[in-house]
């Protein structure tokens, strides 16, 4: 200057009761859940990533949170209230069934190497 690796194992949660109806965990009343970093402080709705769709491929496209409290610092805590959720499939419209999927995967934790 130039490299700055390898390998292992982990890595997503959820319709209880109930009307309707020939048929619905899919509508309706209700119930339940919340991947990873990263942020002065613990986040589904701050900021990014993933996973999902499109594409031949480079590459692109996608969700949601107020108000008051405490504090030095919180859209992360507490307390009210409110909002969002891929893609086929389904006798009837799905965040929660059923598939892709014994996958993939943001990363995490651990071994080696620790120099050439």
């Nucleotide at each position: 200057a130039u490299a700055u690796u390898u390998c292992u194992u982990c890595a997503g949660g959820g319709c209880a009761g109930g009307g309707u109806g020939a048929a619905a965990u899919u509508c309706c009343c209700g119930a339940c859940c919340g991947g990873c970093g990263g942020u002065u402080a613990c986040a589904g709705c701050c900021c990014g990533c993933g996973a999902g769709c499109c594409g031949a491929a480079a590459g692109g496209c996608a969700g949601a949170u107020g108000c008051a409290g405490u504090g030095c610092a919180a859209u992360u805590c507490u307390g009210c209230g409110g909002c969002c959720g891929a893609c086929a499939g389904u006798u009837a419209c799905a965040g929660u069934c059923u598939g892709g999927a014994u996958g993939a995967g943001a990363g995490a934790a651990g071994a080696a190497c620790a120099a050439a």
The RNA shown here (FMN riboswitch aptamer (RFN element)) has 116 nucleotides and comes from Tichowtungia aerotolerans.
The prediction has a mean pLDDT of 82.
Its Rfam family is "FMN riboswitch aptamer (RFN element)". Its family is annotated with FMN binding in the Gene Ontology.
Taxonomically the source falls in Tichowtungia (Bacteria, Tichowtungiia, Tichowtungiales, Tichowtungiaceae).